Record summary:
This is a predicted structure of a 359-nucleotide RNA (Bacterial RNase P class A) from a bacterium. The RNAcentral record of the sequence draws on ENA. Rfam family: Bacterial RNase P class A. By type it is a ribozyme. Model confidence (mean pLDDT): 75 of 100.
RNA sequence: CGGGGAACCAGGGUGGUCGCUCAGGGGCUUAAAUCCUGGGAGGAAAGUCCGGGCUCCGACGAGUCAGGGUGCCGGGUAACACCCGGUGAAGGUAACUUCAAGGAGAGUGCCACAGAAAACACACCGCCCGAAAGGGUAAGGGUGAAAAGGUGAGGUAAGAGCUUCACCGCUUGAACCGUAAGGUUCAAGGCAUGGUAAACCCCACCCCGGAGCAAGACCAAAUAUGGAAGUAGGGAUGACUCUUCCCUGUGACUUCCGGGUAGGUCGCUCGAGCAAUGGGGCAACCCGUUGCCAAGAUGGAUGACCACCACUGAAGCCUCGCUUCAGUACAGAACCCGGCUUAUAUGGUUCCCCGGUUA
Numbered sequence: 001c002g003g004g005g006a007a008c009c010a011g012g013g014u015g016g017u018c019g020c021u022c023a024g025g026g027g028c029u030u031a032a033a034u035c036c037u038g039g040g041a042g043g044a045a046a047g048u049c050c051g052g053g054c055u056c057c058g059a060c061g062a063g064u065c066a067g068g069g070u071g072c073c074g075g076g077u078a079a080c081a082c083c084c085g086g087u088g089a090a091g092g093u094a095a096c097u098u099c100a101a102g103g104a105g106a107g108u109g110c111c112a113c114a115g116a117a118a119a120c121a122c123a124c125c126g127c128c129c130g131a132a133a134g135g136g137u138a139a140g141g142g143u144g145a146a147a148a149g150g151u152g153a154g155g156u157a158a159g160a161g162c163u164u165c166a167c168c169g170c171u172u173g174a175a176c177c178g179u180a181a182g183g184u185u186c187a188a189g190g191c192a193u194g195g196u197a198a199a200c201c202c203c204a205c206c207c208c209g210g211a212g213c214a215a216g217a218c219c220a221a222a223u224a225u226g227g228a229a230g231u232a233g234g235g236a237u238g239a240c241u242c243u244u245c246c247c248u249g250u251g252a253c254u255u256c257c258g259g260g261u262a263g264g265u266c267g268c269u270c271g272a273g274c275a276a277u278g279g280g281g282c283a284a285c286c287c288g289u290u291g292c293c294a295a296g297a298u299g300g301a302u303g304a305c306c307a308c309c310a311c312u313g314a315a316g317c318c319u320c321g322c323u324u325c326a327g328u329a330c331a332g333a334a335c336c337c338g339g340c341u342u343a344u345a346u347g348g349u350u351c352c353c354c355g356g357u358u359a
Stems, first nucleotide, its partner, number of pairs: 001355010012309007020040007042330001046341002049339005054212005067207005072086005087101001088099004102202002107200002109196003124141002126137004149168005154162001169191001170189008216266004226257006232248005273292008310328008
């Protein structure tokens, strides 16, 4: 210098004018309006895919079954399907990346096309024996995603792991290392029969279920309605009055109570919080100390315009440089956290790998 890998960061700035929302204060009897001061979107606020907190409902306990989830090992965490560190496998020259990575010697199923045959090898061509019929042969050919351990030698009629050999692979055992997954070395076994479990299934572990802040709690108008009491009418009594009791309450009036609606308040933002710093740990993360409070709307605020600067691209010129024009992403809180995934113009930082050049 060129190419590549990993981890990250910023994601426009300054000033002015006009607005919106929340909080505090002045003023005001109070509220509203008004004035002043201060706060006011994100790295993903998104998808709502996992895991929790919080709230309500369900007999919310125990056992069994069903169902769902997870699936190498160790650690982290409130928890997780997340994260960190390892192991193994695959890819890459490498830095590094990716992986639903338990079990196919419990059982069942499936394996398209091609091929003789897809699993108890019905041997197609070939090879060998045989006159033929037939038999032997999985070594060679060919098919396929996959063909019954591989290569070489011995052996044989031709052949074959063929109770033959060497090397490699596989299985089993032992020793050593490692917390473990596993690794290394040695020995033994001719190898005892393919793949598929994001097919059923088996094994191990985990899981009360459902709904979600429009959860849920509280205050509560007008109108209509339900209930109670009184005024009112009738009766208990032949008449009248009073008291008491009973009935009616159809119509009217008054008072009280109840549930529900409009509307309002809370939930609502102080929390597994943020920043700086010390210590432990390879790391994820954990333990302290100090400081800080930093959006809270509910037809839903967080905006619009102008000027200058910054960056990028194009054009022009007097080619030093300047001028003009265009562009500056993805996207926007709605109960709150921890993750994952997806979108993202442009610019920047650190470390590492490979190749080349120069000294």